[in-house]
RNA sequence: GUCGAUAAUUGGCAAACUUGCCGAAAGGCAAGGACGCAAAGCUACAGGGUCUAACGUUCGCUCGUCGAACUACGACAGCCUGGCUGCCGAA
Repeated sequence: GUCGAUAAUUGGCAAACUUGCCGAAAGGCAAGGACGCAAAGCUACAGGGUCUAACGUUCGCUCGUCGAACUACGACAGCCUGGCUGCCGAA
C1' cells in the first nucleotide's frame, strides 16, 4: 500500500409524530424529533415491486363540483435485486 470482519473509534443519516409550505393525491421540502440504519449515500432512463389517480377512457345513476372500474406522464432508494461511490481497518 491492497484486501478484509465490523469488536472498537471519528463521526454520519433520521422513522413515527408535530408545525409550516408545495401537490388532486401518493408524496416532497424545511424546522423540531429519534424508530432504526455499516451505505437509511447516489441511481426511478438497470430490473422487479408497491402507492396515488389529477388528466384520460368506460360504465352506472338520483344527471351532479355525483359514484365505480381501468390507467402514469406522478411518487416511493427507510421494499428487493443490480450498478456507481464512500469512513474506520482486528485477525
Record summary:
c-di-GMP-I riboswitch aptamer from Cohnella candida, 91 nucleotides, folded computationally. RNAcentral holds the sequence, with entries from Rfam. Its Rfam family is "c-di-GMP-I riboswitch aptamer". Gene Ontology term of the family: cyclic-di-GMP binding. Model confidence (mean pLDDT): 85 of 100. The organism belongs to Cohnella, within Bacteria.